[in-house]
């Protein structure tokens, strides 16, 4: 770097150093001298690893399920991955056509087109992040 699987609305700093940027990218919208990034410390979580039980097996230190702890390897500690991007659906609005009713206007129904769908409308994909495995 590529690929597979899983997760991404929970949780966690009023600390020290530092001194201007940061939130991946697009368009937005935000954070920031009431102190950004980065480093240290502290904390959160429980992916792998660890412990125990259960089940499976001819058998097992392998693979599975459940529970637990937080010594290890990572990760994380503004806002849903901050929202968004591509496709479909839902709902609403407008326009046109057809049609029902009517003296007429209005109203109702169907179809098509356009726009919106609001910083949680729904679903899926794409992109990204993290862990574990493979190349």
């Nucleotide at each position: 770097c590529u690929u597979u699987u899983a997760u991404c609305a929970a949780g966690a700093a009023u600390g020290g150093u530092g001194g201007a940027g940061g939130g991946a990218c697009u368009g937005g919208c935000c954070c920031u001298a009431u102190g950004a990034a980065a480093c240290c410390u502290a904390g959160c979580a429980a992916c792998a690893g660890c412990u125990a039980a259960c089940a499976u097996u001819c058998a097992u230190u392998a693979a599975g399920u459940u529970a637990g702890a937080a010594u290890u390897g990572u990760g994380c500690u503004a806002a849903a991955u901050c929202c968004u991007g591509c496709a479909g659906g839902u709902a609403c609005a407008g326009a046109a056509a057809u049609u029902u009713u009517u003296u007429a206007g209005u109203u109702g129904a169907u179809u098509u087109c356009u726009g919106u769908u609001u910083u949680u409308c729904c679903u899926g994909a794409u992109a990204g992040a993290u862990a574990a495995g493979a190349g």